The prediction has a mean pLDDT of 85.
The RNA shown here (c-di-GMP-I riboswitch aptamer) has 89 nucleotides and comes from a Bacillota bacterium.
The organism belongs to Bacillota, within Bacteria.
[in-house]
RNA sequence: AAUGUUUUAUGGCAAACCAGUGGAAACACUGGGACGCAAAGCUACGGGUCUAAGGGUACGGAAGUAUCUAGGAUCGCCGGGUUGCCACA
Repeated sequence: AAUGUUUUAUGGCAAACCAGUGGAAACACUGGGACGCAAAGCUACGGGUCUAAGGGUACGGAAGUAUCUAGGAUCGCCGGGUUGCCACA
RNA backbone atom coordinates (compact mmCIF):
# COMPACT_ATOMS: atom_id res chain seq x y z
P A A 1 -0.93 3.86 3.60
O5' A A 1 -0.98 2.88 2.32
C5' A A 1 -0.70 3.39 1.02
C4' A A 1 -0.68 2.25 0.00
C3' A A 1 -1.93 1.37 0.00
O3' A A 1 -2.98 1.96 -0.75
C1' A A 1 0.00 0.00 0.00
P A A 2 -4.50 1.59 -0.37
O5' A A 2 -4.70 0.10 -0.91
C5' A A 2 -4.61 -0.16 -2.31
C4' A A 2 -4.63 -1.66 -2.57
C3' A A 2 -5.79 -2.41 -1.93
O3' A A 2 -6.96 -2.29 -2.71
C1' A A 2 -3.79 -3.58 -1.50
P U A 3 -8.37 -2.36 -1.96
O5' U A 3 -8.55 -3.88 -1.55
C5' U A 3 -8.64 -4.88 -2.57
C4' U A 3 -8.51 -6.27 -1.95
C3' U A 3 -9.51 -6.59 -0.85
O3' U A 3 -10.77 -6.95 -1.37
C1' U A 3 -7.36 -7.29 -0.19
P G A 4 -12.06 -6.68 -0.45
O5' G A 4 -12.00 -7.84 0.64
C5' G A 4 -12.12 -9.19 0.24
C4' G A 4 -11.79 -10.11 1.40
C3' G A 4 -12.62 -9.92 2.66
O3' G A 4 -13.88 -10.56 2.56
C1' G A 4 -10.35 -10.11 3.25
P U A 5 -15.11 -9.91 3.34
O5' U A 5 -14.84 -10.33 4.85
C5' U A 5 -14.80 -11.71 5.22
C4' U A 5 -14.25 -11.84 6.63
C3' U A 5 -15.05 -11.12 7.70
O3' U A 5 -16.16 -11.89 8.13
C1' U A 5 -12.73 -10.70 7.99
P U A 6 -17.48 -11.12 8.54
O5' U A 6 -17.12 -10.51 9.98
C5' U A 6 -16.74 -11.38 11.05
C4' U A 6 -16.29 -10.54 12.25
C3' U A 6 -17.40 -9.72 12.89
O3' U A 6 -17.18 -9.67 14.31
C1' U A 6 -15.66 -8.29 12.20
P U A 7 -17.82 -10.86 15.25
O5' U A 7 -16.57 -11.43 16.02
C5' U A 7 -16.71 -11.82 17.39
C4' U A 7 -15.58 -11.22 18.21
C3' U A 7 -15.65 -9.68 18.29
O3' U A 7 -15.21 -9.28 19.59
C1' U A 7 -13.57 -10.33 17.37
P U A 8 -15.82 -7.89 20.17
O5' U A 8 -14.48 -7.08 20.40
C5' U A 8 -13.53 -7.53 21.36
C4' U A 8 -12.38 -6.54 21.45
C3' U A 8 -12.80 -5.10 21.63
O3' U A 8 -13.09 -4.80 22.99
C1' U A 8 -11.14 -5.24 19.95
P A A 9 -14.17 -3.67 23.32
O5' A A 9 -13.36 -2.32 23.07
C5' A A 9 -12.28 -1.98 23.92
C4' A A 9 -11.52 -0.81 23.37
C3' A A 9 -12.35 0.45 23.12
O3' A A 9 -12.51 1.21 24.31
C1' A A 9 -11.01 0.02 21.22
P U A 10 -13.79 2.16 24.45
O5' U A 10 -13.40 3.42 23.55
C5' U A 10 -12.33 4.27 23.94
C4' U A 10 -11.97 5.22 22.82
C3' U A 10 -13.09 6.14 22.35
O3' U A 10 -13.25 7.27 23.20
C1' U A 10 -11.99 5.22 20.47
P G A 11 -14.65 7.52 23.93
O5' G A 11 -15.44 8.56 23.00
C5' G A 11 -16.49 8.14 22.13
C4' G A 11 -16.05 8.31 20.68
C3' G A 11 -17.17 8.65 19.71
O3' G A 11 -17.50 10.03 19.73
C1' G A 11 -15.86 6.90 18.80
P G A 12 -19.01 10.46 19.44
O5' G A 12 -19.23 10.15 17.89
C5' G A 12 -18.44 10.80 16.90
C4' G A 12 -18.78 10.30 15.52
C3' G A 12 -20.24 10.46 15.12
O3' G A 12 -20.53 11.78 14.68
C1' G A 12 -19.49 8.29 14.56
P C A 13 -21.92 12.45 15.02
O5' C A 13 -22.93 11.78 13.97
C5' C A 13 -22.65 11.90 12.58
C4' C A 13 -23.47 10.88 11.81
C3' C A 13 -24.97 11.00 11.98
O3' C A 13 -25.52 11.99 11.11
C1' C A 13 -24.32 8.73 12.16
P A A 14 -26.70 12.91 11.66
O5' A A 14 -27.90 11.89 11.85
C5' A A 14 -28.40 11.16 10.74
C4' A A 14 -29.37 10.08 11.21
C3' A A 14 -30.64 10.66 11.82
O3' A A 14 -31.78 9.98 11.33
C1' A A 14 -29.54 9.21 13.38
P A A 15 -33.10 10.82 11.04
O5' A A 15 -34.15 9.66 10.73
C5' A A 15 -33.91 8.78 9.64
C4' A A 15 -34.79 7.55 9.76
C3' A A 15 -36.24 7.84 10.10
O3' A A 15 -36.99 8.20 8.94
C1' A A 15 -35.43 6.10 11.47
P A A 16 -38.05 9.40 9.01
O5' A A 16 -39.18 8.84 9.98
C5' A A 16 -39.97 7.73 9.58
C4' A A 16 -40.72 7.17 10.77
C3' A A 16 -41.65 8.13 11.49
O3' A A 16 -42.90 8.25 10.83
C1' A A 16 -40.37 6.93 13.07
P C A 17 -43.50 9.72 10.61
O5' C A 17 -43.68 10.29 12.10
C5' C A 17 -44.59 9.68 13.00
C4' C A 17 -44.38 10.20 14.40
C3' C A 17 -44.43 11.71 14.55
O3' C A 17 -45.76 12.21 14.64
C1' C A 17 -42.53 10.87 15.69
P C A 18 -46.09 13.68 14.08
O5' C A 18 -45.43 14.66 15.17
C5' C A 18 -45.91 14.65 16.50
C4' C A 18 -45.11 15.60 17.37
C3' C A 18 -44.92 17.00 16.79
O3' C A 18 -46.06 17.81 16.99
C1' C A 18 -42.86 16.20 17.65
P A A 19 -46.38 18.97 15.91
O5' A A 19 -45.30 20.11 16.21
C5' A A 19 -45.32 20.80 17.46
C4' A A 19 -44.12 21.73 17.57
C3' A A 19 -43.90 22.65 16.37
O3' A A 19 -44.75 23.78 16.40
C1' A A 19 -41.85 21.67 17.03
P G A 20 -45.18 24.47 15.01
O5' G A 20 -43.88 25.24 14.52
C5' G A 20 -43.34 26.32 15.29
C4' G A 20 -41.97 26.70 14.78
C3' G A 20 -41.89 27.05 13.30
O3' G A 20 -42.33 28.38 13.04
C1' G A 20 -40.11 25.62 13.87
P U A 21 -43.02 28.70 11.60
O5' U A 21 -41.82 28.64 10.56
C5' U A 21 -40.75 29.59 10.64
C4' U A 21 -39.63 29.22 9.70
C3' U A 21 -40.04 29.03 8.24
O3' U A 21 -40.22 30.27 7.56
C1' U A 21 -38.60 27.27 8.87
P G A 22 -41.27 30.33 6.34
O5' G A 22 -40.53 29.55 5.16
C5' G A 22 -39.32 30.07 4.63
C4' G A 22 -38.72 29.08 3.64
C3' G A 22 -39.65 28.62 2.53
O3' G A 22 -39.77 29.57 1.49
C1' G A 22 -38.47 26.77 3.41
P G A 23 -41.19 29.71 0.75
O5' G A 23 -41.33 28.38 -0.11
C5' G A 23 -40.43 28.12 -1.17
C4' G A 23 -40.63 26.72 -1.70
C3' G A 23 -42.07 26.37 -2.07
O3' G A 23 -42.47 26.90 -3.32
C1' G A 23 -41.13 24.59 -0.84
P A A 24 -43.89 27.61 -3.48
O5' A A 24 -44.90 26.40 -3.24
C5' A A 24 -46.30 26.65 -3.11
C4' A A 24 -47.08 25.47 -3.65
C3' A A 24 -46.63 24.12 -3.09
O3' A A 24 -47.35 23.81 -1.91
C1' A A 24 -46.71 24.01 -5.47
P A A 25 -46.59 23.17 -0.64
O5' A A 25 -46.35 21.64 -1.06
C5' A A 25 -47.46 20.75 -1.13
C4' A A 25 -47.12 19.57 -2.02
C3' A A 25 -46.03 18.65 -1.49
O3' A A 25 -46.60 17.65 -0.66
C1' A A 25 -45.57 19.21 -3.75
P A A 26 -45.75 16.99 0.52
O5' A A 26 -44.70 16.06 -0.24
C5' A A 26 -45.06 14.78 -0.74
C4' A A 26 -44.01 14.25 -1.68
C3' A A 26 -42.65 13.97 -1.05
O3' A A 26 -42.59 12.67 -0.48
C1' A A 26 -42.35 15.25 -3.01
P C A 27 -42.20 12.50 1.04
O5' C A 27 -40.92 13.43 1.25
C5' C A 27 -39.63 13.03 0.79
C4' C A 27 -38.81 14.24 0.40
C3' C A 27 -37.94 14.83 1.50
O3' C A 27 -36.73 14.12 1.65
C1' C A 27 -39.10 16.57 0.42
P A A 28 -35.95 14.15 3.05
O5' A A 28 -35.29 15.62 3.08
C5' A A 28 -34.27 15.97 2.16
C4' A A 28 -33.96 17.46 2.23
C3' A A 28 -33.44 17.93 3.57
O3' A A 28 -32.04 17.72 3.68
C1' A A 28 -35.15 19.38 2.83
P C A 29 -31.40 17.41 5.15
O5' C A 29 -31.41 18.84 5.87
C5' C A 29 -30.64 19.91 5.35
C4' C A 29 -30.98 21.21 6.07
C3' C A 29 -30.90 21.15 7.58
O3' C A 29 -29.56 21.31 8.04
C1' C A 29 -32.91 22.20 6.95
P U A 30 -29.12 20.59 9.40
O5' U A 30 -29.86 21.43 10.53
C5' U A 30 -29.51 22.79 10.77
C4' U A 30 -30.39 23.39 11.86
C3' U A 30 -30.54 22.55 13.12
O3' U A 30 -29.43 22.65 13.98
C1' U A 30 -32.65 23.35 12.46
P G A 31 -29.01 21.38 14.87
O5' G A 31 -30.15 21.29 15.99
C5' G A 31 -30.26 22.33 16.96
C4' G A 31 -31.51 22.15 17.79
C3' G A 31 -31.72 20.78 18.43
O3' G A 31 -30.92 20.57 19.58
C1' G A 31 -33.74 21.52 17.49
P G A 32 -30.45 19.07 19.96
O5' G A 32 -31.80 18.34 20.40
C5' G A 32 -32.44 18.72 21.61
C4' G A 32 -33.84 18.14 21.70
C3' G A 32 -33.93 16.63 21.83
O3' G A 32 -33.68 16.18 23.16
C1' G A 32 -35.54 17.40 20.28
P G A 33 -32.93 14.76 23.39
O5' G A 33 -33.83 13.69 22.63
C5' G A 33 -35.15 13.39 23.10
C4' G A 33 -35.83 12.42 22.15
C3' G A 33 -35.06 11.12 21.95
O3' G A 33 -35.42 10.21 22.98
C1' G A 33 -35.70 12.02 19.83
P A A 34 -34.49 8.96 23.32
O5' A A 34 -34.95 7.89 22.21
C5' A A 34 -34.22 6.70 22.03
C4' A A 34 -34.53 6.14 20.65
C3' A A 34 -33.59 4.99 20.26
O3' A A 34 -34.32 4.10 19.42
C1' A A 34 -33.35 6.75 18.72
P C A 35 -34.92 2.71 20.03
O5' C A 35 -35.09 1.78 18.75
C5' C A 35 -36.36 1.66 18.14
C4' C A 35 -36.26 1.45 16.63
C3' C A 35 -35.10 0.59 16.15
O3' C A 35 -35.34 -0.79 16.34
C1' C A 35 -35.40 2.47 14.72
P G A 36 -34.08 -1.80 16.46
O5' G A 36 -33.70 -2.11 14.95
C5' G A 36 -32.33 -2.26 14.54
C4' G A 36 -32.04 -1.32 13.39
C3' G A 36 -30.61 -1.34 12.90
O3' G A 36 -30.39 -2.39 11.97
C1' G A 36 -31.30 0.89 13.24
P C A 37 -28.91 -3.08 11.94
O5' C A 37 -28.03 -1.99 11.18
C5' C A 37 -28.36 -1.59 9.85
C4' C A 37 -27.44 -0.48 9.40
C3' C A 37 -25.96 -0.81 9.51
O3' C A 37 -25.53 -1.58 8.38
C1' C A 37 -26.37 1.36 10.37
P A A 38 -24.45 -2.76 8.63
O5' A A 38 -23.08 -1.95 8.53
C5' A A 38 -21.86 -2.69 8.51
C4' A A 38 -20.75 -1.80 7.99
C3' A A 38 -19.51 -2.55 7.64
O3' A A 38 -18.81 -1.84 6.63
C1' A A 38 -19.08 -1.11 9.46
P A A 39 -19.11 -2.35 5.11
O5' A A 39 -19.70 -1.08 4.38
C5' A A 39 -19.07 0.16 4.46
C4' A A 39 -19.83 1.14 5.36
C3' A A 39 -21.02 1.81 4.70
O3' A A 39 -22.03 2.03 5.69
C1' A A 39 -19.47 3.43 5.45
P A A 40 -23.59 1.98 5.25
O5' A A 40 -24.33 3.24 5.87
C5' A A 40 -24.12 4.55 5.32
C4' A A 40 -24.89 5.59 6.12
C3' A A 40 -24.51 5.64 7.60
O3' A A 40 -24.66 6.97 8.10
C1' A A 40 -26.78 4.93 7.37
P G A 41 -23.36 7.87 8.50
O5' G A 41 -22.41 7.84 7.22
C5' G A 41 -22.66 8.72 6.14
C4' G A 41 -21.49 9.67 5.96
C3' G A 41 -21.53 10.49 4.66
O3' G A 41 -22.29 11.67 4.82
C1' G A 41 -19.41 9.46 4.88
P C A 42 -23.36 12.09 3.72
O5' C A 42 -22.44 12.49 2.47
C5' C A 42 -21.59 13.63 2.55
C4' C A 42 -20.68 13.68 1.35
C3' C A 42 -21.36 13.66 0.00
O3' C A 42 -21.83 14.95 -0.38
C1' C A 42 -19.58 12.13 -0.02
P U A 43 -23.16 15.09 -1.25
O5' U A 43 -22.79 14.44 -2.66
C5' U A 43 -21.88 15.10 -3.53
C4' U A 43 -21.54 14.22 -4.71
C3' U A 43 -22.72 13.82 -5.59
O3' U A 43 -23.00 14.83 -6.56
C1' U A 43 -21.37 11.92 -5.13
P A A 44 -24.47 15.41 -6.71
O5' A A 44 -25.24 14.29 -7.58
C5' A A 44 -24.71 13.91 -8.85
C4' A A 44 -25.67 12.98 -9.55
C3' A A 44 -26.77 13.69 -10.35
O3' A A 44 -26.94 13.00 -11.59
C1' A A 44 -27.77 12.22 -8.80
P C A 45 -25.93 13.41 -12.82
O5' C A 45 -25.00 12.10 -12.96
C5' C A 45 -24.11 11.98 -14.05
C4' C A 45 -23.74 10.52 -14.29
C3' C A 45 -24.93 9.57 -14.36
O3' C A 45 -25.55 9.58 -15.63
C1' C A 45 -23.24 8.66 -12.97
P G A 46 -27.14 9.25 -15.71
O5' G A 46 -27.22 7.66 -15.55
C5' G A 46 -26.74 6.81 -16.58
C4' G A 46 -26.99 5.36 -16.24
C3' G A 46 -28.43 5.04 -15.82
O3' G A 46 -29.31 4.89 -16.92
C1' G A 46 -26.93 4.05 -14.29
P G A 47 -30.83 5.33 -16.77
O5' G A 47 -31.44 4.29 -15.73
C5' G A 47 -31.69 2.96 -16.14
C4' G A 47 -31.99 2.07 -14.96
C3' G A 47 -33.29 2.34 -14.21
O3' G A 47 -34.44 1.88 -14.89
C1' G A 47 -31.56 1.91 -12.67
P G A 48 -35.82 2.65 -14.73
O5' G A 48 -36.24 2.40 -13.21
C5' G A 48 -36.67 1.11 -12.80
C4' G A 48 -36.79 1.05 -11.29
C3' G A 48 -37.88 1.93 -10.69
O3' G A 48 -39.16 1.33 -10.79
C1' G A 48 -35.88 2.15 -9.43
P U A 49 -40.45 2.26 -11.02
O5' U A 49 -40.62 3.05 -9.65
C5' U A 49 -40.99 2.36 -8.46
C4' U A 49 -40.82 3.25 -7.25
C3' U A 49 -41.62 4.56 -7.28
O3' U A 49 -42.97 4.36 -6.89
C1' U A 49 -39.39 5.00 -6.61
P C A 50 -44.08 5.37 -7.45
O5' C A 50 -43.82 6.73 -6.67
C5' C A 50 -44.00 6.80 -5.26
C4' C A 50 -43.59 8.15 -4.73
C3' C A 50 -44.26 9.35 -5.40
O3' C A 50 -45.58 9.57 -4.90
C1' C A 50 -41.95 9.77 -5.17
P U A 51 -46.69 10.19 -5.86
O5' U A 51 -46.28 11.72 -5.98
C5' U A 51 -46.32 12.56 -4.82
C4' U A 51 -45.70 13.90 -5.14
C3' U A 51 -46.33 14.65 -6.31
O3' U A 51 -47.49 15.35 -5.92
C1' U A 51 -43.97 14.73 -6.50
P A A 52 -48.74 15.50 -6.93
O5' A A 52 -48.18 16.47 -8.07
C5' A A 52 -47.78 17.80 -7.71
C4' A A 52 -47.19 18.50 -8.91
C3' A A 52 -48.19 18.76 -10.04
O3' A A 52 -48.10 20.13 -10.45
C1' A A 52 -46.23 17.69 -10.86
P A A 53 -49.38 21.10 -10.21
O5' A A 53 -48.77 22.55 -10.49
C5' A A 53 -48.80 23.55 -9.48
C4' A A 53 -47.58 24.46 -9.58
C3' A A 53 -47.31 24.99 -10.97
O3' A A 53 -48.02 26.19 -11.23
C1' A A 53 -45.32 24.06 -10.06
P G A 54 -48.80 26.37 -12.60
O5' G A 54 -47.63 26.27 -13.68
C5' G A 54 -46.71 27.35 -13.87
C4' G A 54 -45.64 26.95 -14.84
C3' G A 54 -46.14 26.41 -16.17
O3' G A 54 -46.46 27.45 -17.09
C1' G A 54 -44.52 24.93 -15.31
P G A 55 -47.71 27.27 -18.07
O5' G A 55 -47.26 26.08 -19.04
C5' G A 55 -46.21 26.29 -19.98
C4' G A 55 -45.82 24.98 -20.64
C3' G A 55 -46.95 24.24 -21.33
O3' G A 55 -47.26 24.77 -22.61
C1' G A 55 -45.71 22.73 -20.02
P G A 56 -48.76 24.66 -23.18
O5' G A 56 -48.91 23.11 -23.55
C5' G A 56 -48.12 22.57 -24.61
C4' G A 56 -48.32 21.07 -24.70
C3' G A 56 -49.75 20.61 -24.97
O3' G A 56 -50.11 20.74 -26.35
C1' G A 56 -48.76 19.25 -23.30
P U A 57 -51.64 21.07 -26.72
O5' U A 57 -52.41 19.72 -26.40
C5' U A 57 -52.13 18.54 -27.15
C4' U A 57 -52.84 17.34 -26.54
C3' U A 57 -54.34 17.50 -26.37
O3' U A 57 -55.05 17.26 -27.58
C1' U A 57 -53.42 16.59 -24.40
P A A 58 -56.44 18.02 -27.82
O5' A A 58 -57.46 17.26 -26.86
C5' A A 58 -57.78 15.89 -27.11
C4' A A 58 -58.65 15.34 -26.00
C3' A A 58 -59.90 16.15 -25.70
O3' A A 58 -60.95 15.85 -26.61
C1' A A 58 -58.81 15.59 -23.67
P C A 59 -61.98 17.02 -26.98
O5' C A 59 -62.89 17.17 -25.68
C5' C A 59 -63.72 16.09 -25.26
C4' C A 59 -64.31 16.36 -23.91
C3' C A 59 -65.03 17.70 -23.75
O3' C A 59 -66.35 17.67 -24.30
C1' C A 59 -63.63 17.34 -21.88
P G A 60 -66.88 18.95 -25.04
O5' G A 60 -66.97 20.04 -23.87
C5' G A 60 -67.97 19.92 -22.87
C4' G A 60 -67.79 21.00 -21.82
C3' G A 60 -67.76 22.43 -22.34
O3' G A 60 -69.06 22.95 -22.62
C1' G A 60 -66.03 22.13 -20.77
P G A 61 -69.23 23.80 -23.97
O5' G A 61 -68.29 25.05 -23.73
C5' G A 61 -68.03 25.97 -24.81
C4' G A 61 -67.99 27.41 -24.30
C3' G A 61 -67.02 27.63 -23.15
O3' G A 61 -65.73 27.97 -23.62
C1' G A 61 -69.16 28.54 -22.60
P A A 62 -64.44 27.26 -22.88
O5' A A 62 -64.36 27.96 -21.44
C5' A A 62 -63.90 29.31 -21.32
C4' A A 62 -64.36 29.90 -20.00
C3' A A 62 -63.70 29.31 -18.76
O3' A A 62 -62.50 29.99 -18.45
C1' A A 62 -66.05 29.36 -18.47
P A A 63 -61.33 29.22 -17.67
O5' A A 63 -61.93 28.94 -16.22
C5' A A 63 -61.96 29.97 -15.23
C4' A A 63 -62.80 29.54 -14.03
C3' A A 63 -62.27 28.34 -13.27
O3' A A 63 -61.31 28.72 -12.30
C1' A A 63 -64.55 28.00 -13.73
P G A 64 -59.89 27.96 -12.22
O5' G A 64 -60.27 26.41 -12.30
C5' G A 64 -60.77 25.73 -11.15
C4' G A 64 -61.71 24.62 -11.57
C3' G A 64 -61.08 23.25 -11.73
O3' G A 64 -60.98 22.58 -10.47
C1' G A 64 -62.45 23.71 -13.60
P U A 65 -59.81 21.47 -10.23
O5' U A 65 -60.29 20.19 -11.06
C5' U A 65 -61.46 19.48 -10.66
C4' U A 65 -61.82 18.41 -11.67
C3' U A 65 -60.69 17.44 -11.99
O3' U A 65 -60.58 16.40 -11.04
C1' U A 65 -61.68 18.18 -14.00
P A A 66 -59.13 15.76 -10.73
O5' A A 66 -58.86 14.87 -12.03
C5' A A 66 -59.68 13.73 -12.31
C4' A A 66 -59.41 13.21 -13.71
C3' A A 66 -57.97 12.82 -14.01
O3' A A 66 -57.67 11.52 -13.52
C1' A A 66 -58.82 14.12 -15.79
P U A 67 -56.18 11.22 -12.98
O5' U A 67 -55.31 11.17 -14.30
C5' U A 67 -55.55 10.15 -15.28
C4' U A 67 -54.87 10.51 -16.58
C3' U A 67 -53.37 10.70 -16.52
O3' U A 67 -52.68 9.45 -16.56
C1' U A 67 -54.33 12.46 -17.75
P C A 68 -51.22 9.35 -15.89
O5' C A 68 -50.27 10.06 -16.95
C5' C A 68 -50.11 9.48 -18.25
C4' C A 68 -49.30 10.41 -19.13
C3' C A 68 -47.95 10.84 -18.57
O3' C A 68 -46.96 9.84 -18.76
C1' C A 68 -49.06 12.71 -19.50
P U A 69 -45.77 9.74 -17.66
O5' U A 69 -44.92 11.06 -17.91
C5' U A 69 -44.25 11.27 -19.16
C4' U A 69 -43.69 12.68 -19.23
C3' U A 69 -42.78 13.06 -18.07
O3' U A 69 -41.47 12.57 -18.26
C1' U A 69 -44.30 14.83 -18.53
P A A 70 -40.73 11.81 -17.01
O5' A A 70 -40.25 13.00 -16.07
C5' A A 70 -38.88 13.17 -15.82
C4' A A 70 -38.46 14.62 -16.11
C3' A A 70 -37.09 14.93 -15.59
O3' A A 70 -36.49 15.93 -16.41
C1' A A 70 -38.70 16.28 -14.49
P G A 71 -34.90 15.78 -16.75
O5' G A 71 -34.25 17.11 -16.12
C5' G A 71 -34.65 18.39 -16.60
C4' G A 71 -34.15 19.49 -15.65
C3' G A 71 -34.70 19.36 -14.22
O3' G A 71 -33.75 19.94 -13.31
C1' G A 71 -35.42 21.39 -15.18
P G A 72 -33.40 19.18 -11.91
O5' G A 72 -34.71 19.37 -11.03
C5' G A 72 -34.91 20.57 -10.28
C4' G A 72 -35.91 20.35 -9.17
C3' G A 72 -35.52 19.31 -8.13
O3' G A 72 -34.67 19.85 -7.14
C1' G A 72 -37.70 18.87 -8.86
P A A 73 -33.50 18.94 -6.48
O5' A A 73 -34.28 17.79 -5.72
C5' A A 73 -35.04 18.11 -4.56
C4' A A 73 -35.78 16.90 -4.03
C3' A A 73 -34.91 15.74 -3.59
O3' A A 73 -34.38 15.94 -2.29
C1' A A 73 -36.75 14.96 -4.85
P U A 74 -32.96 15.29 -1.92
O5' U A 74 -33.26 13.73 -1.75
C5' U A 74 -34.09 13.27 -0.68
C4' U A 74 -34.43 11.80 -0.88
C3' U A 74 -33.24 10.86 -0.94
O3' U A 74 -32.81 10.49 0.36
C1' U A 74 -34.77 10.36 -2.69
P C A 75 -31.32 10.81 0.85
O5' C A 75 -30.42 9.79 0.01
C5' C A 75 -30.73 8.39 0.04
C4' C A 75 -29.48 7.56 -0.16
C3' C A 75 -28.34 7.88 0.81
O3' C A 75 -27.75 6.65 1.23
C1' C A 75 -27.56 7.95 -1.42
P G A 76 -27.24 6.46 2.74
O5' G A 76 -28.47 5.73 3.46
C5' G A 76 -28.91 4.47 3.00
C4' G A 76 -30.33 4.20 3.48
C3' G A 76 -31.34 5.24 3.01
O3' G A 76 -32.56 4.56 2.69
C1' G A 76 -31.40 5.08 5.36
P C A 77 -33.39 4.93 1.39
O5' C A 77 -33.23 3.60 0.53
C5' C A 77 -33.72 2.36 1.00
C4' C A 77 -33.80 1.41 -0.16
C3' C A 77 -32.47 1.07 -0.80
O3' C A 77 -31.78 0.04 -0.11
C1' C A 77 -34.02 1.66 -2.48
P C A 78 -30.16 -0.03 -0.16
O5' C A 78 -29.89 -0.57 -1.64
C5' C A 78 -30.29 -1.89 -2.01
C4' C A 78 -30.02 -2.14 -3.48
C3' C A 78 -28.60 -1.87 -3.95
O3' C A 78 -27.70 -2.92 -3.60
C1' C A 78 -30.11 -0.95 -5.50
P G A 79 -26.17 -2.54 -3.26
O5' G A 79 -25.57 -2.12 -4.68
C5' G A 79 -25.37 -3.12 -5.68
C4' G A 79 -25.11 -2.50 -7.03
C3' G A 79 -23.84 -1.68 -7.19
O3' G A 79 -22.69 -2.50 -7.33
C1' G A 79 -25.62 -0.53 -8.21
P G A 80 -21.27 -1.96 -6.77
O5' G A 80 -20.91 -0.76 -7.77
C5' G A 80 -20.63 -1.03 -9.14
C4' G A 80 -20.44 0.26 -9.92
C3' G A 80 -19.32 1.17 -9.45
O3' G A 80 -18.05 0.72 -9.93
C1' G A 80 -21.26 2.47 -9.82
P G A 81 -16.75 0.88 -8.99
O5' G A 81 -16.52 2.46 -8.93
C5' G A 81 -16.18 3.18 -10.11
C4' G A 81 -16.17 4.67 -9.84
C3' G A 81 -15.28 5.10 -8.69
O3' G A 81 -13.92 5.23 -9.09
C1' G A 81 -17.39 6.14 -8.50
P U A 82 -12.76 4.78 -8.07
O5' U A 82 -12.83 5.88 -6.91
C5' U A 82 -12.53 7.23 -7.20
C4' U A 82 -12.95 8.13 -6.04
C3' U A 82 -12.37 7.76 -4.68
O3' U A 82 -11.04 8.24 -4.52
C1' U A 82 -14.68 8.17 -4.46
P U A 83 -10.04 7.45 -3.53
O5' U A 83 -10.47 7.98 -2.10
C5' U A 83 -10.27 9.34 -1.76
C4' U A 83 -10.91 9.67 -0.42
C3' U A 83 -10.50 8.80 0.75
O3' U A 83 -9.23 9.17 1.29
C1' U A 83 -12.83 9.08 0.78
P G A 84 -8.33 8.06 2.05
O5' G A 84 -9.15 7.82 3.41
C5' G A 84 -9.21 8.86 4.37
C4' G A 84 -10.14 8.51 5.50
C3' G A 84 -9.76 7.29 6.34
O3' G A 84 -8.71 7.60 7.25
C1' G A 84 -12.07 7.25 5.90
P C A 85 -7.79 6.41 7.84
O5' C A 85 -8.61 5.95 9.13
C5' C A 85 -8.87 6.89 10.17
C4' C A 85 -9.54 6.20 11.33
C3' C A 85 -8.90 4.89 11.76
O3' C A 85 -7.77 5.10 12.59
C1' C A 85 -11.24 4.61 11.63
P C A 86 -6.50 4.07 12.48
O5' C A 86 -6.98 2.85 13.38
C5' C A 86 -7.20 3.04 14.76
C4' C A 86 -7.84 1.81 15.37
C3' C A 86 -7.11 0.50 15.10
O3' C A 86 -6.00 0.32 15.96
C1' C A 86 -9.43 0.21 14.76
P A A 87 -4.74 -0.57 15.44
O5' A A 87 -5.30 -2.05 15.55
C5' A A 87 -5.54 -2.62 16.84
C4' A A 87 -6.24 -3.96 16.70
C3' A A 87 -5.53 -5.00 15.84
O3' A A 87 -4.51 -5.66 16.57
C1' A A 87 -7.82 -4.92 15.27
P C A 88 -3.21 -6.21 15.77
O5' C A 88 -3.75 -7.52 15.04
C5' C A 88 -4.16 -8.65 15.80
C4' C A 88 -4.90 -9.63 14.93
C3' C A 88 -4.12 -10.15 13.73
O3' C A 88 -3.22 -11.19 14.07
C1' C A 88 -6.31 -9.55 13.06
P A A 89 -1.87 -11.38 13.26
O5' A A 89 -2.38 -12.00 11.87
C5' A A 89 -2.96 -13.30 11.85
C4' A A 89 -3.56 -13.60 10.48
C3' A A 89 -2.58 -13.48 9.30
O3' A A 89 -1.79 -14.63 9.15
C1' A A 89 -4.64 -12.39 8.79